[in-house]
RNA sequence: UCCGAGGUCGUCUAACGGUAGGACGUUGCGCUCUGGACGCAAAAAUUGGGGUUCGAGUCCCUGCCUCGGAA
Numbered sequence: 001u002c003c004g005a006g007g008u009c010g011u012c013u014a015a016c017g018g019u020a021g022g023a024c025g026u027u028g029c030g031c032u033c034u035g036g037a038c039g040c041a042a043a044a045a046u047u048g049g050g051g052u053u054c055g056a057g058u059c060c061c062u063g064c065c066u067c068g069g070a071a
Stems, first nucleotide, its partner, number of pairs: 001070007010024004018054001026042005047063005
């Protein structure tokens, strides 16, 4: 440099173009003599920019980053 794959809460992982969900973790409350376990609740995310569309995590273009391959 070229080709291919990927980027979603702290982590992992879903999401026919139509309310971004789940698990673990975290926090609060309950339970307990205390803690753990358990129960309830809460906070927490779509890699940047542009385009298409009534509507984009999803489709298109172009950057950035990661991984693999070729020379």